[in-house]
Background
Predicted 3D model of a 350-nucleotide part of an RNA (small-subunit ribosomal RNA, central domain) from an uncultured Alphaproteobacteria bacterium. RNAcentral holds the full RNA, with entries from ENA and SILVA. Its mean pLDDT, the model's own confidence on a scale to 100, is 87. Rfam family: Bacterial small subunit ribosomal RNA.

Context: one part of a larger RNA
């Protein structure tokens, strides 16, 4: 260096941006760097392989050939890779018309419920559970009625829907901002795939500074159950949970499925738009692009299943695996207020 793999046996970095690197549509000329042929040197000798031969044979030795696959050098090819030079549109951007959207960030605001105060009607129960008790309540409680604080979440619409790179994202309603798709082919002329490092985003929980606290609630307190209950159940309750900034950087972060591109029978629904046909004008058929679901050709696939949104057939790059424990641990690094992240073994055992 070489093999085989990576939905479920080990195995896709959470996600995306990208510097180096690796890899690239088309068509013309030049060029010969790689390729490739042909000659020249050179590649010590043993060794190694053949073919011979000495030592009784062997091993060991001698003599010949191959070979030493490699390097330098010349002369040529020139298809394919590479450089160069001109070109082209088919990939990729851009422009123009156009269209869906819980996409993101700020500011506004409306309803229903839950809690708390206040007042009023009313009186002895409420609650709560398998049944119970803790607990509320005559200091008037539950229940109802009327107007009031304050926090947090958005019923129905809802969807097998929509957007987002992914974490994720939903009341309204202003102005800001990304990305997508559709249809023109008008412009540029391969500008493109990937990406080791690097940057940045990243659910919950947890941290730190200040605010904020209705309601749920780790923790804790009490009441059961129970042999016992440091549980399930129930009364209560802090820290969270929400805001603003800053940190952490994990998640079964999941399609457990990396990213591009291009090939390979079909059915059926659904979401955003072209075209285009018929209409009773309400909507139908019928094509076509993007997505996003079922369910299956061929193929694959231990099987399960996957199947134009591949786990088929290939082509380019990255990341990863290499028996079970030990262990994602120790030890060092690097990051972190921490609290632990990340890198990442070995005895040993089996």
């Nucleotide at each position: 260096c070489u093999g085989g793999g990576c939905g479920u046996a080990a195995a896709g970095c959470g996600u995306c941006u990208g510097c180096a690197g690796g890899u690239g549509g088309u068509u013309u000329g030049u060029u010969a760097a790689g390729u490739c042929a042909g000659g020249g040197g050179u590649g010590a000798a043993a060794u190694c392989c053949c073919g011979g031969g000495g030592c009784c044979c062997a091993a060991c030795c001698c003599c010949g050939g191959a070979a030493c696959u490699g390097c330098c050098u010349u002369u040529g090819a020139u298809a394919c890779u590479g450089g160069c030079a001109a070109g082209c549109u088919g990939g990729a951007g851009c422009g123009c018309g156009g269209a869906a959207g819980a996409g993101g960030a700020a500011g506004a605001u409306a309803g229903a419920a839950c809690u708390u105060g206040u007042g009023g009607u009313g009186u002895a129960g409420g609650g709560g559970u398998g049944a119970a008790a803790u607990c509320c309540g005559u200091a008037g409680a539950u229940a109802u009625c009327a107007g009031u604080c304050a926090g947090a979440a958005c019923a129905c619409c809802a969807a097998u829907g929509g957007c987002g790179a992914a974490g994720g994202c939903a009341g309204u309603c202003u102005a800001c901002u990304g990305g997508u798709c559709c249809g023109u082919u008008g412009c540029u002329g391969a500008c493109a795939c990937u990406g080791a490092g690097g940057g940045a985003c990243g659910a919950a929980a947890g941290c730190g500074u200040g605010g904020g606290g209705a309601g749920c609630a780790a923790a804790c307190a009490g009441a059961a159950u129970u042999a016992g209950a440091u549980a399930c159940u129930c009364u209560g309750g802090u820290a969270g949970u929400c805001c603003a900034c800053g940190c952490c950087c994990u998640a079964a972060a999941c399609g457990a499925u990396g990213c591009a591109u291009g090939c390979u029978u079909g059915u059926u629904g659904u979401u955003a738009a072209a075209c285009u046909c018929c209409u009773u004008c309400g909507g139908g058929g019928g094509u076509c692009u993007a997505g996003u679901g079922a369910c299956g050709a061929a193929g694959c696939u231990a099987a399960c299943g996957c199947g134009u949104u591949a786990a088929g057939c290939a082509u380019g790059c990255c990341g990863c695996c290499u028996g079970g424990g030990g262990a994602g641990u120790a030890c060092g690094g690097u990051c972190g207020c921490a609290a632990g992240a990340u890198u990442a073994a070995a005895a040993c055992u089996u």